[in-house]
Context: one part of a larger RNA
RNA sequence: AGACGGGGACCCACACAAGCGGUGGAGCAUGGGGUUUAAUUCGAUAGUAAGCGAAGAACCUCACCUAGGCUUGACAUCUAGCGAACCUCCCAGAAACGGGAGGGUGCCGCAAGGAACGCUAAGACAGGCGCUGCACGGUUGUCGUCAGCUCGUGCCUUGAGGUGUACUGUUAAGUCAGCGAACGAGCGCAACCCUCAUCCUGUGUUGUUUUUUCACGGGAGACUGCCGCCUCCAAGGCGGAGGAAGGUGGGGAUGACGUCAAAUCAGCGUGGCCCUUAUGCCUAGGGCAACACCCGUGCUACAAUGGCCGGUACAGACCGCAGCAAACCCGCGAGGGGGAGCCAAUCGGAGAAAGCCGGCCUCAGUUCGGAUUGAAGUCUGCAACUCGACUUCAUGAAGUUGGAAUCGCUAGUAACCGUGAAUCAGCUACGUCACGGUGAAUAUGUUCCUGGGUCUUGUACU
Numbered sequence: 001a002g003a004c005g006g007g008g009a010c011c012c013a014c015a016c017a018a019g020c021g022g023u024g025g026a027g028c029a030u031g032g033g034g035u036u037u038a039a040u041u042c043g044a045u046a047g048u049a050a051g052c053g054a055a056g057a058a059c060c061u062c063a064c065c066u067a068g069g070c071u072u073g074a075c076a077u078c079u080a081g082c083g084a085a086c087c088u089c090c091c092a093g094a095a096a097c098g099g100g101a102g103g104g105u106g107c108c109g110c111a112a113g114g115a116a117c118g119c120u121a122a123g124a125c126a127g128g129c130g131c132u133g134c135a136c137g138g139u140u141g142u143c144g145u146c147a148g149c150u151c152g153u154g155c156c157u158u159g160a161g162g163u164g165u166a167c168u169g170u171u172a173a174g175u176c177a178g179c180g181a182a183c184g185a186g187c188g189c190a191a192c193c194c195u196c197a198u199c200c201u202g203u204g205u206u207g208u209u210u211u212u213u214c215a216c217g218g219g220a221g222a223c224u225g226c227c228g229c230c231u232c233c234a235a236g237g238c239g240g241a242g243g244a245a246g247g248u249g250g251g252g253a254u255g256a257c258g259u260c261a262a263a264u265c266a267g268c269g270u271g272g273c274c275c276u277u278a279u280g281c282c283u284a285g286g287g288c289a290a291c292a293c294c295c296g297u298g299c300u301a302c303a304a305u306g307g308c309c310g311g312u313a314c315a316g317a318c319c320g321c322a323g324c325a326a327a328c329c330c331g332c333g334a335g336g337g338g339g340a341g342c343c344a345a346u347c348g349g350a351g352a353a354a355g356c357c358g359g360c361c362u363c364a365g366u367u368c369g370g371a372u373u374g375a376a377g378u379c380u381g382c383a384a385c386u387c388g389a390c391u392u393c394a395u396g397a398a399g400u401u402g403g404a405a406u407c408g409c410u411a412g413u414a415a416c417c418g419u420g421a422a423u424c425a426g427c428u429a430c431g432u433c434a435c436g437g438u439g440a441a442u443a444u445g446u447u448c449c450u451g452g453g454u455c456u457u458g459u460a461c462u
């Protein structure tokens, strides 16, 4: 100087407390461990792994396994020879690979030849999701959006180093003020950026009955500016006025010096090492989906603030041409036929749902709950056996509110309700990301738990 303390002082945070809803029990989904397996590819492992890399594993993906094949190779550059390329058919085969027959001549150039492509040969080389994240770049998580981390000169110290950055007050803040051997400065904080909320203004078709709303631009507005009180009458705090908005207005983007030899050689790049008729490449099938068990994250419930039936309202955001697809017809339905319109403020996806009105159910393993299983189907796709989703009929399991323990959330938040998108042929999405609708309770406290900041104290630790 740090780090640590079941030392002290002060302060902060959904950290506790006060509340609301969950998890832990059930069924299912999903990820992980374990076990099994020919293989169940690999990585991630307290917090900071486990609906994570996966924003899409039937083939492909694919890295794994089994089997069949290839060896200048699926891909790049160079040399030589042949042939344009390319297309069709036959044999064998699971395909790849292999054997054979036929068609066919293009472009530039007078020609020689050339460009592109294919085949053959030889070798330089290709190739490797093989190893090392403890050789690295890049990127990321975490402490933490915590208020800190440093430098120049000066001053102090034998020196490491200190001071500045301490103290007093204040702040969300090393924010600001006062004072002080310090005076300044940098990276952080804040502001500048985007968005939402109010108003003015310009332009408006596809939007609007007119005004408006709306859409897209430009501007105004908030600064403790004004008033009162408190305070060194400093910074600032408390209250008030006006205002759509008030003291950082809400949200986002933005993450200092560093820590964890944290994560990633399987996104990518890359040093070194290793493989080279194989650790490379092609193909078929299988596997990543196994199942005594254990854990994480979710969904659906256990019902009456509910379930079912009928009727009837009100969104926002987004997507659409190999696409979205209306009306209409067929089917109980998934869906099929059909194809208007739309490159979309024009047309379509599109019915929002909870809500409201009326009716039935009457506390029951039920008209709760929907797992599981049987049968019949629909769709995508070369192909749904392993291993897709959906529909209809039948079947109706566990479950009556969950032990110890534990999580989230302070306002348009939690909770409840539906909607869209990416990926994508389809989909194991109950995931993720976004969008709106309805819309609470509680905290005016900091003793305690957890994490953190400043000062100080002790130390046998560095």
Stems, first nucleotide, its partner, number of pairs: 001462002003459003007456007015446002019409005026300008034291002042053002064286007073125001077124002079121005086103006107114002127275002130273003136269002138264003141260001143258001148187006154163003167178003193252004198220007223246001226240005289428001302402001306361007318349003323342002328337003368399001373394007415438007
A computed fold for a 462-nucleotide part of an RNA from a Candidatus Peribacteria bacterium, annotated as small-subunit ribosomal RNA, 3' major domain. Its mean pLDDT, the model's own confidence on a scale to 100, is 85. Rfam family: Bacterial small subunit ribosomal RNA. The sequence was found in a public genome assembly.